[in-house]
Molecule: transfer RNA
Organism: Bacteroidales bacterium
């Protein structure tokens, strides 16, 4: 260089054929509860890698780009 996948919270995972407010745990923040602290238990922050299209509507579908991985040569 060609050919394939694959990218979603700090981290591991979901979200069916494009459809309603992206969800869960764990992490972490505050409270409860305790002399303090761990465990519990409430609530809370926080996410589609980027750009550009297509569509009434995109995390999902086309394109380009970064990043990563397989394969050929």
């Nucleotide at each position: 260089g060609g050919u394939c996948c694959c990218g979603u919270a700090g981290u591991u995972u979901a979200a069916c054929u494009g459809g309603a407010u992206a969800a869960a745990a764990c992490u972490c923040a505050a409270g409860a509860u305790u002399c303090c602290g761990g465990u519990u238990c409430u609530u809370g922050c926080g996410c589609u890698g980027g750009g550009g299209g297509u569509u009434c509507g995109a995390g999902u579908c086309c394109u380009c780009c970064c990043g990563g991985g397989a394969u050929c040569a």